[in-house]
C1' cells in the first nucleotide's frame, strides 16, 4: 500500500501541557478562550494474545487440539462529545400534496479499527 473476514444505537476526565481549531469527505447540523487539534496522565474494553468456569467434536484415554457460552485482568492495537452525529446510492412503508415533500424500515457505498494474507 493492497486484498480477505468481521465489527459498531453500550462504555470511558472537574487532571496537566499547549494556543485556534476540530467532527474522514459532500450537504447539514454542532463542538471550541467557561480552551480546539496534538502530546502527557488518567479511564474504558471492540478485536487479537494470557487466565478460569461449563458445554460441544476428535481422541484408546488426556491441561492435546478445536468451536461456542459466561466471568477475570489489562500484554499489543484502539477508543475516550452528539447512533460511524445525521446525510449521499437504491426500494418498501405512512402522512401531506397533485407526482413532490417529509418521515420512518432495510440493504448497500464511504470511512473508521481489529485479525489474516501479499
Nucleotide at each position: 500500500c493492497u486484498c480477505u473476514u468481521a465489527u459498531g444505537a453500550a462504555g470511558a476526565g472537574u487532571g496537566g501541557c499547549g494556543g485556534a481549531g476540530g467532527g474522514a469527505c459532500u450537504g447539514g447540523c454542532c463542538c471550541u478562550g467557561c480552551g480546539a487539534a496534538g502530546c502527557c496522565c488518567g479511564g474504558c474494553a471492540a478485536c487479537c494474545a494470557u487466565u478460569c468456569a461449563c458445554g460441544g467434536u476428535u481422541u484408546a484415554a488426556a491441561g492435546a487440539a478445536u468451536c461456542g457460552u459466561g466471568g477475570a485482568a489489562a500484554g499489543g492495537u484502539g477508543c475516550u462529545a452528539c447512533a460511524u452525529c445525521c446525510u449521499g446510492c437504491a426500494a418498501a412503508a405512512u402522512a401531506c400534496a397533485u407526482u413532490g415533500u417529509a418521515u420512518u424500515u432495510u440493504g448497500a457505498c464511504a470511512a473508521a479499527u481489529a485479525a489474516g494474507a501479499g
Molecule: SAM riboswitch aptamer (S box leader)
Organism: Planococcus salinus